Molecule: FMN riboswitch aptamer (RFN element)
Organism: Thermomicrobiaceae bacterium
RNA sequence: AUAAUCCUUCGGGGCAGGGUGAGACGUACAGCGUCAAUUCCCGACCGGCGGUGAAAGCCCGCGAGUGAUCCUGUUUCAGGGUUGCUGAACUGGUGAAACUCCAGUGCCGACGGUACAGUCCGGAUGGGAGAAGGAUCAU
Numbered sequence: 001a002u003a004a005u006c007c008u009u010c011g012g013g014g015c016a017g018g019g020u021g022a023g024a025c026g027u028a029c030a031g032c033g034u035c036a037a038u039u040c041c042c043g044a045c046c047g048g049c050g051g052u053g054a055a056a057g058c059c060c061g062c063g064a065g066u067g068a069u070c071c072u073g074u075u076u077c078a079g080g081g082u083u084g085c086u087g088a089a090c091u092g093g094u095g096a097a098a099c100u101c102c103a104g105u106g107c108c109g110a111c112g113g114u115a116c117a118g119u120c121c122g123g124a125u126g127g128g129a130g131a132a133g134g135a136u137c138a139u
Base pairs, nucleotide, nucleotide: 001139002138004136005135006134007133008132009131010130017042018041019040023035024034025033026032027031044119045118046109047108048062049061050060051059057107058106065085066084067083068082069081070080071079072078073077089105090104091103092102093101111122112121113120
């Protein structure tokens, strides 16, 4: 230094401000008052991990989520293997090289709950690609 096995730790961010008022409540009830959306409208904000001639939410892949199927634990349920599905970018500039930088204009974001949610609450004190450090053994 490399390979294998194992251990420890780490491992996701975000509605400022304004408008509307479904609905709820009170009442002296054709009315009036109070409350009322991080979900609607204007607008604001956010970007996991590895790779890629140079730095990436939207290039390639992974994770997360989910369907099928098989195996294990007797069942519920949980774990594991295999396999499928799974969002979004262009224009100009610089340069040897950029769909990654700079400038501009765009776009995307699981499921359940709830007034319709990338941002709230929940599954989740979960899982996790992977990152760092260490141990053993072999070369």